[in-house]
RNA sequence: GACCCAUUAGCUCAGACGGUAGAGCAUUUGACUUUUAAUCAAAGGGUCCGGAGUUCGAGUCUCCGAUGGGUCA
Numbered sequence: 001g002a003c004c005c006a007u008u009a010g011c012u013c014a015g016a017c018g019g020u021a022g023a024g025c026a027u028u029u030g031a032c033u034u035u036u037a038a039u040c041a042a043a044g045g046g047u048c049c050g051g052a053g054u055u056c057g058a059g060u061c062u063c064c065g066a067u068g069g070g071u072c073a
Stems, first nucleotide, its partner, number of pairs: 001072007010025004019056001027043005049065005
């Protein structure tokens, strides 16, 4: 210097063809329980790495960047 992959909830990750953002764990509350734990029920939590573009509509498509990892030179 060229190219490839990843970036979505506190953590680990889903999210075919663009059409209301999800799961598990964690957290909070309640139930149950002699207690801890476990179990059951519910709730809160995300401007989807940043910016611009296309579109009626973008986590998803295009461009420019950022960070991390990798391949080649």
The prediction has a mean pLDDT of 80. A computed fold for a 73-nucleotide RNA from a Clostridia bacterium, annotated as transfer RNA. It was read from a public genome assembly. It matches the Rfam family "tRNA". Rfam classes the family as a transfer RNA.